[in-house]
RNA sequence: ACGUUGUUCCGGGGGUCGGUGCAAAUCCGAACCGGCGGUUAUAGUCCGCGACCCGACCACAUCCAGUGGUCGGUUGAUGAGGUGAAAUUCCACAACCGACAGUCACAGUCUGGAUAAAGGGACACAACGC
Numbered sequence: 001a002c003g004u005u006g007u008u009c010c011g012g013g014g015g016u017c018g019g020u021g022c023a024a025a026u027c028c029g030a031a032c033c034g035g036c037g038g039u040u041a042u043a044g045u046c047c048g049c050g051a052c053c054c055g056a057c058c059a060c061a062u063c064c065a066g067u068g069g070u071c072g073g074u075u076g077a078u079g080a081g082g083u084g085a086a087a088u089u090c091c092a093c094a095a096c097c098g099a100c101a102g103u104c105a106c107a108g109u110c111u112g113g114a115u116a117a118a119g120g121g122a123c124a125c126a127a128c129g130c
Stems, first nucleotide, its partner, number of pairs: 002129006008122003016030004031109002033098002035049004044096002053073008078094002081091002100112003
């Protein structure tokens, strides 16, 4: 150096102006944002992962409601052109997508679960192996 295990830490961005209206950061016009790993070359739209949501089983609790764990399921959206050995990733053009609950009125951007959790990361530490 490398491997395994553990600890610690890190780990999501974005609503401004105008219109309508009793009322909208939710509608309309314009605006703004893009998690993690992978990839012949840099990705919101490719391949995969995660949060959210649903179910089964187990444990706890039990009047009801529920809490935790394991496993499983569900889960959005891109085309044509250029360069190149190579790009749905770059350039330039035109598009599209965005959990749940709440709300005087429908939310990717406000508020909330969440000072949470997780994929994952550390060019942080320890033990052991080699």
A computed fold for a 130-nucleotide RNA from an uncultured Actinomycetes bacterium, annotated as FMN riboswitch aptamer (RFN element). It matches the Rfam family "FMN riboswitch aptamer (RFN element)". Rfam links the family to the GO term FMN binding.